[in-house]
């Protein structure tokens, strides 16, 4: 210098004028006037996880059903997040990716092709030792009928351990060596796991198919919930007046029977509109020290930064910065809080810092 | 704010143990007719909304996005 990996930070600056929400001071009987302060993010987003908080349910615990997670250890309020380690895959490397328990509990699936697709199987090929047939110079030769064979060909995503030597009629873990795998023992490690030794060759794949095992989970969500509480209508009580030889209902008609009742005043409770609250100082942020490989924990210091409620945080102009353009000029990312936190995921013009890797050149 | 559902041909929709993507209407071409419609035959048209993953193999199973649609507070 070029190419790359990982992690962090910022994400326009200054000013003028006109507006908006909230808090608050002064003046004003009030309406209001005026001053001051403050007013979006790294993702406020998606609502994908986990909590706080609230209501409902519940004597406690367990089981069933349903859902989620799934190597080991740690961290945290908690998690499916994060950190470290193991194993497997990718990369020359820095580094990175992994729903990574069980297929030896059971059920199931594998189209097409292929002889055969799961207690294997004989299409081509090889053999035909043994039995059979034919020929015979009686040594044997031939046929490929019974059969043997998974080494080779071919099909397939996948063909029942791999390579080599021996062995055999041809072959075969049939035997041996190395590798792979599994169980056992010893050692190392908290563990996952790794190494060594001995024995054996059984047990193909799919569980983001059903399922089994282990762990965790009660449900709903601030439009949760709590408080105050008009007008109108309706409910209950009480007082006064009215009255029933009545009205209405019991399917209809008659009779009998049962039930029920109008107006006004006052009181009570539920509850709508509306108002108040929940509401923002919190598992808070920043810096430094200490412990820890790290996530994180802890101590001290400093800071005070929205809280609206159909929903404010805006608009215009000037100068500068940056990008594009010869210039005129154009553009200046993604995006807008709604109870609050911790994560994840997704969007994001550009600027910038640190650590590390590979290559080339020079010293 | 919170909670659900859908996306397959130009349009309306099927698509189940994961195994060659279909139907109706519309369209092309031909026949029929003097001509058109209807009818008959034939043909074309698909990134299964997008991207990753599991699997030999994904419209289908899993995850992340995008777009569209719906529901809720109180109540006799």
């Nucleotide at each position: 210098c070029c190419a790359g990996u990982c992690g962090g930070u910022c994400g326009g600056a200054g000013a003028a004028c006109c507006g908006c929400g909230c808090u608050u001071g002064a003046c004003g009987u009030a309406a209001g006037u005026u001053g001051a302060g403050u007013g979006a993010g790294g993702a406020a987003a998606g609502u994908c996880c986990g909590g706080a908080c609230u209501u409902c349910a519940c004597g406690g615990a367990a089981a069933u059903a349903g859902g989620a997670u799934g190597c080991c250890g740690g961290u945290u309020a908690a998690u499916g997040g994060c950190c470290g380690g193991g194993c497997a895959g990718g990369g020359u490397g820095a580094c990175u990716u992994g729903a990574c328990g069980g297929a030896a509990a059971g059920u199931g699936c594998a189209a097409c092709a292929g002889a055969a697709a799961a207690c294997a199987a004989a299409c081509c090929g090889c053999c035909g030792a043994u039995g059979g047939c034919u020929u015979u110079u009686c040594g044997a030769a031939g046929c490929a009928c019974a059969g043997g064979u998974a080494a080779g060909g071919g099909c397939g995503a996948a063909a029942c351990g791999g390579u080599g030597c021996g062995g055999u009629a041809a072959g075969a873990g049939c035997g041996c060596a190395c590798c792979a795998c599994u169980c056992g023992u010893u050692c190392a490690g908290u563990a996952a796991u790794g190494a060594a030794c001995a024995g054996g060759u059984a047990u193909g794949g799919c569980a983001a198919a059903c399922c089994c095992c282990a762990u965790c989970c009660g449900a709903a969500g601030c439009a949760a919930g709590a408080c105050c509480a008009a007008a109108u209508a309706g409910g209950g009580g009480u007082u006064a007046c009215a009255c029933a030889u009545g009205g209405c209902g019991c399917a209809u008609u008659u009779c009998c029977g049962c039930g029920u009742c109008g107006u006004a005043g006052c009181c009570c409770g539920g509850g709508u509109a509306g108002g108040u609250u929940g509401c923002u100082a919190g598992a808070g942020a920043u810096a430094u020290g200490c412990g820890g490989u790290a996530a994180c924990g802890u101590a001290u210091a400093u800071c005070g930064g929205a809280g609206a409620g159909g929903a404010a945080u805006g608009g215009u102009u000037c100068u500068c910065g940056c990008u594009c353009g010869c210039a005129a000029g154009a553009g200046u990312a993604c995006a807008g809080a709604a109870u609050c936190c911790g994560g994840c995921u997704u969007a994001u013009a550009g600027a910038u810092c640190g650590a590390c890797u590979g290559g080339c050149a020079u010293u | 704010g919170c909670c659900g559902g859908c996306u397959u041909a130009g349009c309306u929709c099927a698509g189940u143990u994961g195994g060659u993507a279909g139907a109706g209407c519309a369209g092309u071409u031909g026949a029929u007719u003097u001509g058109u419609a209807a009818u008959c035959a034939u043909c074309a048209g698909g990134u299964c909304g997008g991207g990753a993953g599991u699997u030999c193999g994904a419209g289908u199973c899993c995850c992340c996005c995008a777009g569209c649609c719906g529901g809720c507070a109180c109540c006799a």
Background: Predicted 3D model of RNase P RNA and transfer RNA as a complex of 439 nucleotides. The coordinates come from a structure-prediction model, not an experiment, and the mean pLDDT is 76. It holds a member of the Rfam family "Bacterial RNase P class A". The family's RNA type in Rfam is ribozyme.